The part of an RNA shown here (large-subunit ribosomal RNA, domain IV) has 336 nucleotides and comes from a Candidatus Parcubacteria bacterium. The coordinates come from a structure-prediction model, not an experiment, and the mean pLDDT is 86.
Context: one part of a larger RNA
């Protein structure tokens, strides 16, 4: 000096990123008591108070001289059998509805599920899914079932755009393989011809090229489709103070963001601006809207209860701190 513990005077979070750690709380005891809020179940063991041992006497009651209830008494610093063991709480945000899962071996979590909501396949040899196949699974099940996608209790909702892209329907016209088709043309040669060392012209057949013309889907074309991918403007001007613009005029667009929310887990500027809270508050609550760049199952906004989840205040406590000091018991250290 280190590890582990124990104790401190005043103060008591000033420590710190943060009360990280300690401290403090403590009885599946008994009366009494208990708030917002609420899905009426809960919040709740809310909070907060008091009592507790022994021995004696009466009631009550009983199987009991248990317990329970009153009344006397005795002892301790202390009666939850004094030890062991044994909830800290209170106020308010964010997320996420729970309870549940997860990174075996730095992450437990606001991610994942997950009831519920919905979109879409699929009529049974189902759709799917393993499998070269037989077959299985789906399922001994049949659309109140089953696969697949999304969202993710509940409550109040869930706006516009079908131009792109997907996906579904159409089939009348264009485009369109292989194949079918075989007008035509090439090679080759029996032959025939001539100007006969050598040339032309060619039947069949066989090889080979190949036009019309016919030929599915698919695209193109027409429409539906958003809880399908996704998208959801701009500049000017106007009101008898200013200021602003209910209002107008232009351009652009497939439509130009509705409800609710808003400097948020989202807001650069920013410590935005006003309140509150504190003596002082880049954080925290409440507001406001200039939303750099919120927004409706990529869910929107609310929301009891629930969280080792996360920010903000309090009360308690307290060596975290002011500020160290001492004690233990094992290192380290010396000696051997």
């Nucleotide at each position: 000096c280190c590890u582990u513990c124990g104790u401190u005077a005043a103060g008591g979070a000033a420590c710190u990123a943060g009360g990280c750690a300690a401290a403090a709380u403590a009885g599946c005891g008994g009366c009494c008591g208990u708030a917002a809020u609420u899905u009426c179940g809960a919040g709740a063991u809310a909070a907060g108070g008091c009592c507790c041992g022994c021995c004696c006497c009466c009631g009550u009651u009983u199987a009991a001289u248990a317990c329970c209830g009153g009344g006397g008494g005795c002892c301790a610093c202390a009666g939850c059998u004094a030890a062991a063991g044994a909830c800290g709480c209170u106020c308010u945000g964010g997320c996420g509805a729970c309870u549940g899962u997860u990174u075996a071996u730095c992450a437990a979590a606001a991610a994942c599920a997950c009831a519920g909501c919905u979109c879409u396949c699929u009529g049974c040899u189902a759709a799917c899914u393993c499998g070269a196949a037989a077959g299985a699974g789906g399922a001994u099940g049949u659309a109140u079932a089953g696969g697949g996608g999304g969202u993710g209790a509940c409550g109040c909702c869930u706006g516009g755009c079908c131009a792109g892209u997907g996906u579904c329907c159409g089939a009348a016209c264009g485009u369109u393989a292989a194949g079918g088709g075989g007008a035509g043309g090439g090679g080759u040669u029996a032959g025939a011809c001539u100007u006969u060392u050598a040339g032309u012209c060619g039947a069949a057949g066989c090889c080979u090229c190949g036009a019309a013309c016919u030929g599915a889907a698919g695209c193109g074309c027409g429409g539906a489709u958003g809880a399908a991918c996704g998208c959801c403007g701009g500049c000017c001007g106007u009101a008898a103070c200013u200021a602003u613009a209910a209002c107008g005029g232009u351009c652009c667009u497939a439509a130009g963001g509705u409800a609710c929310c808003g400097a948020a887990a989202u807001u650069c500027c920013u410590u935005g601006u006003c309140g509150g809270g504190u003596a002082a508050g880049u954080u925290c609550c409440g507001a406001c809207c200039u939303g750099c760049a919120g927004g409706a199952a990529u869910g929107g906004c609310g929301u009891a209860a629930c969280g080792a989840c996360u920010g903000g205040a309090g009360c308690a406590c307290u060596g975290u701190c002011u500020c160290a000091a001492c004690g233990a018991a094992g290192g380290a250290c010396u000696c051997g």
Notes:
RNAcentral holds the full RNA, with entries from ENA and SILVA.